The prediction has a mean pLDDT of 78. This is a predicted structure of a 360-nucleotide RNA (Bacterial RNase P class A) from Paucidesulfovibrio gracilis DSM 16080. Rfam family: Bacterial RNase P class A. Rfam classes the family as a ribozyme. Of the family's consensus pairs, 94% are formed in the model. Lineage of the source: Bacteria > Pseudomonadati > Desulfovibrionia > Desulfovibrionaceae > Paucidesulfovibrio gracilis. The RNAcentral record of the sequence draws on ENA and Rfam.

RNA sequence: GGAGUCGGACAGGUCGUCGCUGCGGUGCAUGUCGCCGUGGAGGAAAGUCCGGGCUUCGCAGGGCAGGACGCUGGGUAACGCCCAGCAGGAGCGAUCCUGGGAAAGUGCCACAGAAAACAGACCGCCCGCCGGUUUCCGGCAGGUAAGGGUGAAACGGUGGAGUAAGAGACCACCAGCGGGUGCGGUGACGCAUCCGGCUAGGUAAACCCCGUCCGAAGCAAGACCAAAUAGGGAAGUCGGCCGGCCCGGCCAUCAGACUUCCGGGUAGGUUGCUUGAGGCGUGCGGUAACGCCCGCCCCAGAUGAAUGACGACCGCCCCGCAAGGGGAGACAAAACCCGGCUUAUCGUCCGGCUCCACAU
Numbered sequence: 001g002g003a004g005u006c007g008g009a010c011a012g013g014u015c016g017u018c019g020c021u022g023c024g025g026u027g028c029a030u031g032u033c034g035c036c037g038u039g040g041a042g043g044a045a046a047g048u049c050c051g052g053g054c055u056u057c058g059c060a061g062g063g064c065a066g067g068a069c070g071c072u073g074g075g076u077a078a079c080g081c082c083c084a085g086c087a088g089g090a091g092c093g094a095u096c097c098u099g100g101g102a103a104a105g106u107g108c109c110a111c112a113g114a115a116a117a118c119a120g121a122c123c124g125c126c127c128g129c130c131g132g133u134u135u136c137c138g139g140c141a142g143g144u145a146a147g148g149g150u151g152a153a154a155c156g157g158u159g160g161a162g163u164a165a166g167a168g169a170c171c172a173c174c175a176g177c178g179g180g181u182g183c184g185g186u187g188a189c190g191c192a193u194c195c196g197g198c199u200a201g202g203u204a205a206a207c208c209c210c211g212u213c214c215g216a217a218g219c220a221a222g223a224c225c226a227a228a229u230a231g232g233g234a235a236g237u238c239g240g241c242c243g244g245c246c247c248g249g250c251c252a253u254c255a256g257a258c259u260u261c262c263g264g265g266u267a268g269g270u271u272g273c274u275u276g277a278g279g280c281g282u283g284c285g286g287u288a289a290c291g292c293c294c295g296c297c298c299c300a301g302a303u304g305a306a307u308g309a310c311g312a313c314c315g316c317c318c319c320g321c322a323a324g325g326g327g328a329g330a331c332a333a334a335a336c337c338c339g340g341c342u343u344a345u346c347g348u349c350c351g352g353c354u355c356c357a358c359a360u
Base pairs, nucleotide, nucleotide: 001356002355003354004353005352006351007350008349009348010347012314013313014312015311016310017309018308020040021039022038023037024036025035026034027033028031042331046342047341049340050339051338052337053336054218055217056216057215066214067213068212069211070210071085072084073083074082075081086099087098088097089096090095100209101208105207106206107203108202109201122148123147124144125143126142128140129139130138131137132136156174157173158172159171160170175199177196178195179194180193181192182191183190184189222271223270224269225268232262233261234260235259236258237257238256239251240250241249242248278297279296280295281294283292284291285290316327317326318325319324
C1' cells in the first nucleotide's frame, strides 16, 4: 500500500425570529388567557417475534391437550438472549456457520438410472446346454455387485488368499460403529489401550420418542369521581266511610301521579403514567457475559395526539493552486415500562486481528 474479518461510536453544531406541548412561578380581565423560567424522540421509538415487571380473574396444586426450546458450564428478574468452552463443517488465515434421538416405530427421498433401502442384473464377466459359416457369434437356463455407466446419495477402503467368475464367505492393515479399562477435565469431551461383530444411507422447520419450561387475558389491564335521559329500589302524600275542615279510627293498600332519598351506570374527567432490574463516573471481583461498594444526576409523557418552519455562520462531500462555485442529510418517528432478537438505514469516524506485496 492492497484485500479481508471482528467490535465500538456518531446520526450535524451555535445563534436569531415565529409556532406547539409537559411542569414550576407569576399577573388579573379567572380564561380553550398573558408573561418568565425549564424539559421535550430513536439506534432502531419499527416488526410485535421471544422473556419479565405490573394489573385483573378463582394466588393457579396435579393431570390431559397445545406450544416453545434442546452439546457443556456460567450470567440474568427471566428468556428462544448473552459470555466462555466442546464437537462437526467452510476458509491459507483472522473468523464464520451448525448443535438431543434416524441400530423405538411409521412416512418421504425430485431428475437421471436396471435398481433409492431386509435393494438391484442395463452393459460387462463366468459354468452348463443347444444351434451355426467353430481362436468366434447367436439363443436358453442360471451364477456374479469385482469392473463400466446414472445420481446429491448405489449397502466400507487397500492388499492378499480363494473361485468357473466372484463376494467380509476368509485373513492383515486402515476408516467408522458398539462396549470395557486407565489418565486429564466441574462438564460437553480429549488422549492411550483392549475386545466385539465385519458395516450401520439421508430427512425430525415430516409424524414421532426423550428431557426442560409455560395458568389465562392484557394499560381498550385495573382503580376513583360522576351530569342529562331512560329504567330500578325505599319512604311519605294523594282514595272511600265516620255530615264539611283538622286530628284520630276503620276499610282498601292494585295501578298511577307527585316529593325526597339511595344504589348501579353512560357521556365526560381524574388516576394508572413514568424514580426505574434507571443513567453517568471511580474502585473492586470475574478470562468474559456480569456482579458488588461509593459518589453525582433526574433525562418526553401527548390523547386526534406536541417535539416544527425559516434565516445566518460553522461543519461534511465534490470541482478548483487560490479566490470561489456546486451538492447532500438516510431509515424512520414515543403511547404502561424494561431486557433481548430480527429487519431498515445517507454519510462518516475509531480500534483489535488476519493474509498478500514492497522497503528498512